[in-house]
Background
The part of an RNA shown here (large-subunit ribosomal RNA, domain IV) has 381 nucleotides and comes from a Planctomycetota bacterium. The source organism's lineage runs through Bacteria, Pseudomonadati and Planctomycetota. Its mean pLDDT, the model's own confidence on a scale to 100, is 87.

Context: one part of a larger RNA
């Protein structure tokens, strides 16, 4: 001195990045219980009270119940009848109803008893309230990240007509799927409410085919290379040899008018496809601002909602609340440095080991220490 634990006067979040940790709650049964709300919930909301033992009393009440008792059901004998039925006896059923005895559950009220204490130990929520996100239950980075990320029904869009489309394989074949558009892939969105403006100029994608371009193939025609033939010199002085010119056909080669589809170029559609969604000047009889005007620019100039926001640089923005005191936190302005509409927009019960800001109650977090218990360290051995 560490580790674990128990206890602490007064004071109670002053600690701190932040009640981090501990501490209050904590079982049942009654009472009671808001704002909102998708009427299901919110709800264990919150807030209150009782709890042992003894008598009451194994009573009151409750179950069971093949003693009986009724009442229907079917069969059968049977008696009356104005024939439609109405009775009566016997039998019959996992039918029903009542329901002693026993069996088996089993209270209150009120009396009373006793402790510091009665869910006597042990296990067993603290709670309210405002606000972001993400509707929810799920899923996640095995071993620093559980979340506002993924997922999720729902919503769109856009492929595929069946040997689907897509996807695996060299391939046979397999998956899809023993499915058939209410199917099955892709991609975006992401419960519900109310919505989801405006550009098709670029890119993508889908639709057209007149024109221009455009690739291997074909391929009129032609260059050049070779050379049989003609021919010239030289040589031989027979056939011949040797060199120069010149040159068919064919083969070799090189270029090549014409001719050739998709694609591109065109020409149209398409934004819940990729993506875009403006600028200077002026102007109202205080001031100030500017419903108006002007002008340049663009495919079009950002609508509805919501805005200092998970978005706000300047900012601790400015007023209001909440505190004695508030760079956070809630309401609200709008000058949006750089929200804004399925990379959705705003809103919303309920739901989270979520983040943010307030309270109540509680506490050794602290003021600030302090005392015991257990384990270790340390000394000797």
């Nucleotide at each position: 001195c560490c580790c674990c634990c128990g206890c602490u006067a007064a004071g109670g979040a002053a600690c701190u990045a932040g009640g981090c940790a501990a501490a209050c709650u904590c079982g049942u049964c009654c009472c009671g219980u808001a704002a909102c709300u998708u009427c299901g919930g919110a709800a264990g909301a919150a807030g209150g009270g009782a709890c042992g033992c003894c008598a009451g009393a194994g009573u009151a009440g409750g179950g069971u119940g093949u003693a009986u008792g009724g009442a229907c059901u079917u069969g059968u004998c049977u008696g009356c009848u104005u024939c439609g039925g109405c009775g009566g006896g016997c039998a019959u059923g996992c039918u029903c109803c009542a329901a002693a005895a026993g069996c088996c559950c089993g209270a209150a009220a009120u009396g009373g008893c006793c402790g510091c204490a009665g869910u006597g130990a042990a296990g067993a929520g603290g709670c309210c309230u405002g606000g972001g996100c993400g509707a929810c239950u799920g899923u996640u980075u095995a071993a620093c990240a559980a979340a506002a990320a993924c997922a999720c029904a729902g919503g769109g869009c856009u492929c595929u007509g069946c040997u689907a489309a897509g996807g695996g394989g060299c391939a046979a074949c397999c998956c899809a799927a023993a499915g058939u558009a209410u199917a099955g892939g892709g991609c975006c969105u992401g419960a519900c409410g109310c919505g989801u403006g405006c550009c098709c100029g670029g890119u993508g994608c889908c639709g057209g085919a007149a024109g221009g371009u455009u690739a291997a193939g074909g391929g009129a025609g032609g260059g050049c290379g070779u050379u049989a033939g003609c021919u010239c010199a030289g040589c031989u002085u027979u056939u011949g040899c040797u060199g120069g010119g010149u040159g068919a056909a064919g083969c070799g080669u090189c270029c090549g008018a014409c001719u050739g589809a998709a694609g591109c170029c065109c020409c149209g559609g398409u934004a819940a496809a990729c993506g875009g969604c403006g600028g200077c000047c002026g102007u109202a009889a205080c001031u100030a601002u500017a419903a108006c005007g002007g002008u340049c620019c663009u495919a079009a100039g950002g609508u509805a909602g919501c805005g200092a926001a998970a978005u706000u640089c300047c900012u601790u923005g400015u007023c209001g609340g909440g505190u004695a005191a508030g760079u956070u936190c809630c309401g609200a302005c709008c000058c949006g440095c750089a929200c804004g509409a399925a990379u959705c927009g705003c809103g919303u019960a309920a739901c989270g080991a979520u983040c943010c800001g307030g309270g109540c109650g509680c506490u050794g977090u602290c003021u600030c220490g302090g005392c015991g218990g257990g384990g270790g360290g340390c000394u000797c051995g």